About this RNA
The RNA shown here (transfer RNA) has 71 nucleotides and comes from a Candidatus Woesearchaeota archaeon. It matches the Rfam family "tRNA". Its family is annotated with triplet codon-amino acid adaptor activity in the Gene Ontology. Rfam classes the family as a transfer RNA. Model confidence (mean pLDDT): 83 of 100.
C1' cells in the first nucleotide's frame, strides 16, 4: 500500500429506509428483622464528516480505531 469485515448507553447485544428495542450496570420505591433474590420506575447510546433521500442506525463517498488476509 490492497483488499475484506466490524464500528449502537459503562458493558454485551436487536434493529433490511418511517417513535432507536433488549439485557447488565446505575438512581429512586414496594417487599424483607436485615442481606441476597423478586417485582415496579426513572436515567443513559448509533465512531466523524460529507452526500442521496419528504425521511438514514440502515443506502453512497471519505476519514478514524480495530481485526483478518494479500504483496
Nucleotide at each position: 500500500g490492497c483488499g475484506c469485515c466490524a464500528g449502537u448507553a459503562g458493558u454485551c447485544u436487536a434493529g433490511c429506509g418511517g417513535u432507536a428495542g433488549g439485557a447488565u450496570a446505575g438512581g429512586a420505591g414496594c417487599u424483607u428483622c436485615c442481606c441476597a433474590a423478586g417485582c415496579u420506575u426513572c436515567u443513559g447510546a448509533c465512531c466523524u464528516g460529507g452526500g442521496u433521500u419528504c425521511g438514514a442506525g440502515c443506502c453512497c463517498c471519505a476519514g478514524c480505531u480495530g481485526g483478518c488476509g494479500c504483496a